[in-house]
RNA sequence: UGAGCGAACUGUAUGGUAGCGUGGAUGAUUUUUCAUCCAUGAGGAAAGUCCGAGCAUCGCAGGGCAGGAUAGUUGUUAACGGCAACCGGGGGCGACCCUAGAGCAAGUGCAACAGAGAGAUACCGCUUUCUUAGAAAGUAAGGGUGGAAAGGUGUGGUAAGAGCACACCAGAGCAUAGGUGACUAUGCUGCUAUGUAAACCUUAUCCGAUGCAACGUCUAUUGGUACGCACGUUCAACAUUGGCCCAAUGGAACACUGCGUAACGACGGCUAGAGCUGUGCGGCAACGUACAGUCGAGAUAAAUUACCAUACUCGACAGAACUCGGCUUAUAGGUUCGGUCACACC
RNA sequence: GCGGGUGUAGUUCAAUGGCAGAACACUAGCUUCCCAAGCUAGAUACGUGGGUUCGAUUCCCAUCACCCGCUCCA
Numbered sequence: 001u002g003a004g005c006g007a008a009c010u011g012u013a014u015g016g017u018a019g020c021g022u023g024g025a026u027g028a029u030u031u032u033u034c035a036u037c038c039a040u041g042a043g044g045a046a047a048g049u050c051c052g053a054g055c056a057u058c059g060c061a062g063g064g065c066a067g068g069a070u071a072g073u074u075g076u077u078a079a080c081g082g083c084a085a086c087c088g089g090g091g092g093c094g095a096c097c098c099u100a101g102a103g104c105a106a107g108u109g110c111a112a113c114a115g116a117g118a119g120a121u122a123c124c125g126c127u128u129u130c131u132u133a134g135a136a137a138g139u140a141a142g143g144g145u146g147g148a149a150a151g152g153u154g155u156g157g158u159a160a161g162a163g164c165a166c167a168c169c170a171g172a173g174c175a176u177a178g179g180u181g182a183c184u185a186u187g188c189u190g191c192u193a194u195g196u197a198a199a200c201c202u203u204a205u206c207c208g209a210u211g212c213a214a215c216g217u218c219u220a221u222u223g224g225u226a227c228g229c230a231c232g233u234u235c236a237a238c239a240u241u242g243g244c245c246c247a248a249u250g251g252a253a254c255a256c257u258g259c260g261u262a263a264c265g266a267c268g269g270c271u272a273g274a275g276c277u278g279u280g281c282g283g284c285a286a287c288g289u290a291c292a293g294u295c296g297a298g299a300u301a302a303a304u305u306a307c308c309a310u311a312c313u314c315g316a317c318a319g320a321a322c323u324c325g326g327c328u329u330a331u332a333g334g335u336u337c338g339g340u341c342a343c344a345c346c
Numbered sequence: 347g348c349g350g351g352u353g354u355a356g357u358u359c360a361a362u363g364g365c366a367g368a369a370c371a372c373u374a375g376c377u378u379c380c381c382a383a384g385c386u387a388g389a390u391a392c393g394u395g396g397g398u399u400c401g402a403u404u405c406c407c408a409u410c411a412c413c414c415g416c417u418c419c420a
Base pairs, nucleotide, nucleotide: 001342002341003340005338006337007336008335009334010333012311013310014309015308016307017306018305020041021040022039023038024037025036026035027034028033043317047328048327050326051325052324053323054322055211056210057209058208062246063245064244065243067207068206069205070204071203072086073085074084075083076082087101088099089098090097091096102202103201107200108199109196110195111194123143124142125139126138127137128136129135130134151169152168153167154166155165156164170192171191172189173188174187175186176185177184178183215268216267217266218265222420223419224418225262226261227260228259229258230257232254233253234252235251238250239249240248275294276293277292278291279290280289281288282287347416348415349414350413351412352411353410356370357369358368359367364400372388373387374386375385376384393409394408395407396406397405
């Protein structure tokens, strides 16, 4: 200098004029309301609604089955399918990146076509014997088919061959050592029947339901429909819960009449939080903890816009609707830090 | 906000882990004075990207687009 890898920040700025939402103060105003001043006013994704929770309601929300979710190990967290570190496998010269990563020797399935044969075989071939072609016995080293063919490579041995024997390697098992653990290293054993669980399934762990349009308070006209209470009659079996069973709780059904509720709307919920910033300590880190400081939208047909001037990096993706922790997707440009490779110079 | 479904030829619809189909439409030829109809032949497609598997339209994940239902009724 170039190429590539990882992490973090920012995402137009300044000034002026006019116009908006919320909160506070002051003044005027019977109230309503108006004026002035101060403070403050969209995001890193506010998006998708893919996960988890806080919170609210449910008469019992209890136990089990079914169902659903997750899946290397350890830690972290309110929790998570998240995050951090490490292990195994794969990719890259490397910095680093990807990983749906428990189990096929618990069982049941599937593997078309090709091929002789895919829970098992002998097509071609090789050897021996008989022998005209050919037949019999042995074989699974070589060839062919295929994604996969009775662990692999080499040497010896054999009639020709085969873990038949040996050496090395792979898997499986056992022992020892290290590690919290996944696992790793060493030694021994000749034990070795493909793949697939994003096939059914098995194992381990977790899961009550509904959701801020939750829920609570107040509240209009007419009619329908539904529900609750009171009254009357009949019955003791039924009814309720995300599905089923047990358990638990409640009496149930029917008819007339009366009373009430179901709600256009208004208010609360509604923003002080598992909050943010800084420093110290612990930890490789994620994160935890102590102290100090700080308060930054709460709309409800929906608020932050318009114009002018200057500067420049010439402005991308794009607007809250209860709140947070994540994931995924979109993203012009700019800034900073760390380390890798190549070339040149000293 | 909550729940569910769909995407296949130009159009309307099938099938399914192992060769992508049917009808109508389109093109060409035959027939006819010409057209229509009829007959023969042909071409065109799994919304997009990634993954699992020997192999994916089908299984899984992400994303894009469209449709339906729910909150007493008038």